Model confidence (mean pLDDT): 86 of 100. This is a predicted structure of a 502-nucleotide part of an RNA (small-subunit ribosomal RNA, 5' domain) from an uncultured bacterium.
[in-house]
Context: one part of a larger RNA
């Protein structure tokens, strides 16, 4: 000199685009944040509409929008959040998989044929203060089980060709063995099983890279390897039984102590240093530990078991909870916003749609927190007015500065119009942005400095005191260095001061 998620201190007109708990992964009141589908089914209710019957009060049957607990799909592994731990194949790169999966999606081929038993809801009885059950009885289905088929497919044994990186891959072909499925419709579609390839998303290995400490020199016992065998999508000590006695290490093992890690920011001429906020890619993690179910996917923030710790309810018998999601509270702290408005755009989810969720987001509010742009007035005025300061009293300075007189209206404030974003309709923002008009110099400047370094000087107080001080140092009776003024110099809605990095 630069920069910064800053803070203090003084001061502070506008608007634009960003940005904003760096501490205590500490504790949370209340609200919302993940739901959807009745074109999957069976029950309720049900506005209405249409018949029959009437003693005109009414009775009843069909049909039915619409609501909806309950069963059933899909979706709650996405998105959103924090960095506690992780010195690792965590990330970064550049490879491999003759060791892998992958729901929705698209491309093809082949199929949707017959039965079966239950069960929640609902009714009834019943425990319990509640949470949340028991029993008994009814009932459907794209819910569960069977059976039929099998173009492809899975397995076992056998053969043939070609290829190969050692175990081997690919291909064709015999024979035995095995496994599927659902229906709905508003007739336009939606969809079920099976295969085989696409794409898309994971997963695994593997070379290179990757903080400091040797006042941390050895370490390891499922530890190195092998055979059987389990196990996984899938290789593997991934497990297990037995056999060997082996791996790693001064090219720094082990062990501590700090860290998420990248793309990228800051800086510098440039090699480098430092950072890892906001965006964007990976990684862990969801009060602490641990499991594991279900699923195409998860060992699951707003799922579920157990343990702990803590909070609340409570009839003491027993339950419920999880803001490192958006607001917001409490607390620590130098210090960091509204318990706003919208699903209108953009994207998720679930539906055939029409739509519904959606605190993602798009959007206002706050905060000079940062960075840009604008403003606070323009021309003219010498009697160089007063006023202050200082004087050698003659004057100098403030100074064209004001005043006057002529003039404009950019921001603010008043009025009138008023958008794009939206595709037919649908606009939170928002009567917002921008456009006229009309008004009136009106409402809009401070901070820091003046010994040198380093631009900028005198008076007064004051007297080694009070103080200043980034570093020389200033002060002890004429202090350009304290303190006031006065004039001056730099920045400017800022201006210094601290703190960090270069």
């Nucleotide at each position: 000199g630069g920069a910064u998620g800053a803070a203090c201190g003084c001061u502070g007109g506008c608007g634009g685009c960003g940005u904003g708990c760096u501490u205590a992964a500490c504790a949370c009141a209340u609200g919302c944040a993940a739901g959807u589908c009745g074109a999957a089914c069976g029950a309720g209710u049900g506005a209405g509409a249409c018949g029959c019957c009437u003693u005109c009060g009414g009775g009843u049957g069909u049909c039915g929008a619409g609501c909806g607990a309950g069963u059933g799909g899909c979706g709650g592994a996405c998105g959103g959040g924090u960095g506690a731990g992780u010195a690792a194949c965590g990330c970064g790169u550049g490879g491999g998989u003759a060791a892998c999966c992958u729901g929705c999606c698209u491309u093809a081929u082949a199929c949707c044929g017959g039965g079966g038993g239950a069960u929640a809801a609902c009714a009834g009885u019943u425990a319990g203060a509640a949470a949340u059950g028991a029993c008994u009885g009814c009932u459907a289905a794209u819910a569960c089980c069977g059976c039929a088929u099998a173009a492809g497919c899975u397995u076992a044994c056998a053969g043939u060709a070609c290829c190969g990186c050692a175990u081997g891959g690919u291909a064709c072909c015999g024979u035995g063995a095995g496994a599927a499925a659902a229906g709905c419709u508003c007739c336009g579609g939606c969809g079920a099983u099976a295969u085989a390839a696409g794409a898309u998303g994971g997963a695994c290995c593997c070379g290179c890279g990757u903080c400091u400490g040797a006042u941390u020199a050895g370490u390891u016992a499922g530890u190195u390897g092998g055979u059987g065998g389990g196990g996984u999508a899938a290789c593997g000590g991934c497990c297990u039984a037995c056999c060997a006695a082996g791996a790693c290490u001064g090219c720094g093992a082990u062990c501590a102590g700090u860290a998420g890690c990248c793309g990228a920011c800051c800086u510098g001429a440039g090699a480098g240093g430092g950072u890892g906020a906001u965006c964007g890619g990976c990684c862990a993690c969801a009060u602490u530990g641990g499991g594991a179910c279900u699923g195409a996917g998860a060992c699951a923030c707003g799922g579920c078991c157990c343990a702990a710790a803590c909070u609340c309810c409570u009839a003491c018998g027993g339950g419920a909870g999880g803001c490192a999601g958006c607001a917001g509270u409490g607390g620590g702290g130098a210090a960091u916003a509204u318990u706003g408005g919208g699903c209108a755009a953009u994207g998720g989810g679930c539906g055939c749609a029409a739509g519904c969720c959606u605190g993602a987001c798009c959007c206002a509010g706050c905060g000079a927190c940062g960075c840009c742009g604008c403003g606070u007035g323009a021309g003219u005025g010498a009697u160089g007015a007063a006023g202050u300061a200082u004087u050698u009293c003659g004057g100098u300075a403030u100074g064209u500065a004001a005043a006057g007189c002529u003039c404009u209206a950019u921001c603010a404030g008043c009025a009138g119009g008023g958008a794009a974003g939206a595709a037919a309709a649908u606009g939170a923002c928002g009567g917002u942005a921008c456009c006229u008009g009309a008004c009136u110099a009106a409402g809009a400047a401070g901070c820091c400095c003046c010994g040198g370094c380093u631009a900028a000087c005198u008076a007064c107080g004051u007297g080694c005191c009070a103080g200043c001080a980034g570093c020389c140092g200033c002060g002890g009776u004429a202090a350009u260095a304290c303190g006031u003024a006065g004039g001056g110099g730099g920045c400017a809605a800022g201006c210094g001061u601290u703190a960090u990095c270069c």